[in-house]
Overview: The prediction has a mean pLDDT of 84. This is a predicted structure of a 72-nucleotide RNA (transfer RNA) from a Candidatus Nealsonbacteria bacterium. Taxonomically the source falls in Candidatus Nealsoniibacteriota (Bacteria, Bacteria candidate phyla). Its Rfam family is "tRNA".
RNA sequence: GCUGGAGUAGCUCAUUGGUAGAGCACUUCUCUGAAAAAGAAGGGGUAGAGGGUUCGAUUCUCUCCUCCAGCA
Numbered sequence: 001g002c003u004g005g006a007g008u009a010g011c012u013c014a015u016u017g018g019u020a021g022a023g024c025a026c027u028u029c030u031c032u033g034a035a036a037a038a039g040a041a042g043g044g045g046u047a048g049a050g051g052g053u054u055c056g057a058u059u060c061u062c063u064c065c066u067c068c069a070g071c072a
Stems, first nucleotide, its partner, number of pairs: 001071007010024004018055001026042005048064005
């Protein structure tokens, strides 16, 4: 330099056009003599950045950035 893949909550990942969810983690409560475990409730995301298409974009498309793999 070229090709392919990935970027969504603190972490690991869903959601593949219709105002984004799960598990773990975090906070509070119940339970306990106290804790752990278990259960209940809750907070937390301009979806890497910016354009385009569309009534509507995390999703389709273009450019850029970062990471991974391959080729040279």